[in-house]
Context: one part of a larger RNA
RNA sequence: GAACGAACGCUGGCGGCAGGCCUAACACAUGCAAGUCGAGCGCACCUUCGGGUGAGCGGCGGACGGGUUAGUAACGCGUGGGAAUAUACCCAGUUCUAAGGAAUAGCCUCUGGAAACGGAGAGUAAUACCUUAUAAGCCCUUCGGGGGAAAGAUUUAUCGGGAUUGGAUUAGCCCGCGUUAGAUUAGAUAGUUGGUGGGGUAACGGCCUACCAAGUCUACGAUCUAUAGCUGGUUUGAGAGGAUGAUCAGCAACACUGGGACUGAGACACGGCCCAGACUCCUACGGGAGGCAGCAGUGGGGAAUCUUGGACAAUGGGCGCAAGCCUGAUCCAGCCAUGCCGCGUGAGUGAUGAAGGCCCUAGGGUCGUAAAGCACUUUCAGUAGGGAAGAAAAGCCCAAGGUUAAUACCCUUGAGUCUUGACGUUACCUACAGAAGAAGCACCGGCUAACUCCGUGCCAGCAGCCGCGGUAAUACGGAGGGUGCAAGCGUUAAUC
Numbered sequence: 001g002a003a004c005g006a007a008c009g010c011u012g013g014c015g016g017c018a019g020g021c022c023u024a025a026c027a028c029a030u031g032c033a034a035g036u037c038g039a040g041c042g043c044a045c046c047u048u049c050g051g052g053u054g055a056g057c058g059g060c061g062g063a064c065g066g067g068u069u070a071g072u073a074a075c076g077c078g079u080g081g082g083a084a085u086a087u088a089c090c091c092a093g094u095u096c097u098a099a100g101g102a103a104u105a106g107c108c109u110c111u112g113g114a115a116a117c118g119g120a121g122a123g124u125a126a127u128a129c130c131u132u133a134u135a136a137g138c139c140c141u142u143c144g145g146g147g148g149a150a151a152g153a154u155u156u157a158u159c160g161g162g163a164u165u166g167g168a169u170u171a172g173c174c175c176g177c178g179u180u181a182g183a184u185u186a187g188a189u190a191g192u193u194g195g196u197g198g199g200g201u202a203a204c205g206g207c208c209u210a211c212c213a214a215g216u217c218u219a220c221g222a223u224c225u226a227u228a229g230c231u232g233g234u235u236u237g238a239g240a241g242g243a244u245g246a247u248c249a250g251c252a253a254c255a256c257u258g259g260g261a262c263u264g265a266g267a268c269a270c271g272g273c274c275c276a277g278a279c280u281c282c283u284a285c286g287g288g289a290g291g292c293a294g295c296a297g298u299g300g301g302g303a304a305u306c307u308u309g310g311a312c313a314a315u316g317g318g319c320g321c322a323a324g325c326c327u328g329a330u331c332c333a334g335c336c337a338u339g340c341c342g343c344g345u346g347a348g349u350g351a352u353g354a355a356g357g358c359c360c361u362a363g364g365g366u367c368g369u370a371a372a373g374c375a376c377u378u379u380c381a382g383u384a385g386g387g388a389a390g391a392a393a394a395g396c397c398c399a400a401g402g403u404u405a406a407u408a409c410c411c412u413u414g415a416g417u418c419u420u421g422a423c424g425u426u427a428c429c430u431a432c433a434g435a436a437g438a439a440g441c442a443c444c445g446g447c448u449a450a451c452u453c454c455g456u457g458c459c460a461g462c463a464g465c466c467g468c469g470g471u472a473a474u475a476c477g478g479a480g481g482g483u484g485c486a487a488g489c490g491u492u493a494a495u496c
Base pairs, nucleotide, nucleotide: 001496002495006492007491008490009489010488013343014342015341016340017339018338019336020335021301026299027298028297030296031295032294035060036059037058040057041056043054044053045052046051067254068253069252076179077178078177079176080175081174082173085171086170090167091166092165093164094163095162096161097160098132099131100130101129108121109120110119111118112117138147139146140145152159153158180226181225182224187217188216189215192214193213194212195211196210197209198208199207229251230250231249232248233244234243235242236241256277257276258275259274260273279290280289281288282287307333309332310331311330315329316327317326318325319324346376348374349373356367357366358365359364380437382432383431384430385429386428390423395417396416398414399413400412401411402410440485441484442483443482444481445466446465447464451480452479453478454477455476461468462467
C1' cells in the first nucleotide's frame, strides 16, 4: 500500500447495488415452511338442484427445493478415461388391454383408555388386492421346453393401464494422476492378499460365506497422531508464488446422539418408521409426546451479525384435463454507514481587510473574501399533483387449418374481448417555498504532508520504530493555526 462476512471509539444528510451468528453441529416457547387430485372409489352432510363441504380408501409428490460443515486426508473432491448397470415422470416405435374372485377403511353397533391411541361385531366400493386366460416382442433353457401382464374413467373420441425396443435425463460402480503437517509415529494387516464353489446386488467385486494357498502395504513414508469439507473461485503480487474457500455456482456429507431396515423408479429418508441413549414436556403414575444445521423469533455463548413483515404479481416446483390449490423456494419490503459506487451540505460578488479569537519585536501579522451585506440557484430531503415498465398467459368468443362419419369434442394458428401487480405514496416527470434541513475524524519531532503560545516539570502522560517529559517540551494536556481524508475518519485483529 492492498484487502476484510469484521469489531471498537468519535461522528453521521440522501440514494443505488450488494452483504449480514466467522463463536455453542448449544438448548429451543410460538406461528408458518408439502401438498394435491371428485375426470380412480364408496359414504356422510349442506344445497339456490348448478353444485359444494368433510373424513376415509386409492394415485402422484413428500429422495426436489431450503439449511449446515459436525464428520471425512477418502476415488470425498478436481481432472481424464472405463464397463458389468438401473432410470418414475418425458419422447419415438411395436403390441395387448380377456374372464372372474375374495377382502377392507370409511359408515353403523358395542366397548377399553386420563390422553396418545385402540379392540370386537355387522357390512360396502374402487385405477386398492388376488386368481385364471393369452404372449408379437421379453426372461430362463440341457434347445425338448418352461415362466411371467394389464384398469378403468368420461363418453363417442380422448385420457389412461400392461409388456417390450430405442432415446433423453438422472444416478450407482471401477481406474490413472493431483489433493495439509508430524519419523519426538517404523513397522501395519487374518476377510487381511489371492484362488475355487456358493450366496447377494440394478451392476463388477472378500460385498458376504465355506474351503484352499500365504499373501498384501511400507523409507517414492505404510500404520498412527493432529488438522481440514473439496472445487470453480476470492485476495495479494509485475510475475512466480503466498494466503484463503463468506456471499454465487458444482460436488460430498449430515439432520438431537448411535444403530436398523420398510416403502419406493429413486432414501437407508431434515419437517417418515422401529430400537437404544441423553435431554425437555404432559400424565388420572398405568402410560404417552418431541427434535429450527427450513423462515422469522427466544435464551445462552460472544468483540460481533437483522423482521416472530408482504405476496404468490413474476420466475420455478408439486398435484390436477383444467379452473385452481400449495409453495418462509422465490420475488419484494423492514433493520444495520457492514462494504462498493454516486450525489449533496450552495454558488457569484463582497476590504473599513469589521467585531472577536490567537500570536506579537506592540509597529503589526493571522483566522480572511472567511463572515456580514448585495444580487442568484434549488440537486437531495420536504409538500402537492401526474405517472411508465416488470403482464405474458390462462379464461370467453369468432375465423382458418388438422383430426373425425361429423358442422360434436379436442389440438394448432390468428383476430377480438375480459381481466390479473406483493413491491407501490414505485422509477420517472411537473409545480411550490426558502440558503433554507445536512461535517466530521485523525494527525502536525524524524520516518511523514502539516508550528506557535500557555499549563505541567522524569510528574501527569505519549509511543508503530527511533524515542519524548528532570522549568522556556514544535513529541505530554489545552488553545489558535495548519495538514490529510471525508459521510466518514481513526484504532485493533488476522492475510498478502
Description:
The part of an RNA shown here (small-subunit ribosomal RNA, 5' domain) has 496 nucleotides and comes from an uncultured prokaryote. Its Rfam family is "Bacterial small subunit ribosomal RNA". Its mean pLDDT, the model's own confidence on a scale to 100, is 85.